[in-house]
RNA sequence: GCCGUUGUAGCUCAGUUGGUAGAGCACGUCCAUGGUAAGGACGGGGUCACGGGUUCAACUCCCGUCAACGGCU
Numbered sequence: 001g002c003c004g005u006u007g008u009a010g011c012u013c014a015g016u017u018g019g020u021a022g023a024g025c026a027c028g029u030c031c032a033u034g035g036u037a038a039g040g041a042c043g044g045g046g047u048c049a050c051g052g053g054u055u056c057a058a059c060u061c062c063c064g065u066c067a068a069c070g071g072c073u
Base pairs, nucleotide, nucleotide: 001072002071003070004069005068006067007066010025011024012023013022019056027043028042029041030040031039049065050064051063052062053061
């Protein structure tokens, strides 16, 4: 220098032809216990890496940039 994959909640990751963004763990409140842990119920938290484009509508499609990883030279 070229090519590919990945980027979504604090962490690990889902999200099947484009149609209002989810799970587990963690966190908060409550229940329960003599108390703690385990357990149960409810809840908060996201500009879907960034900037553009297409579309009535984009996490999803297209282009560019950045970062991580891998391959080639």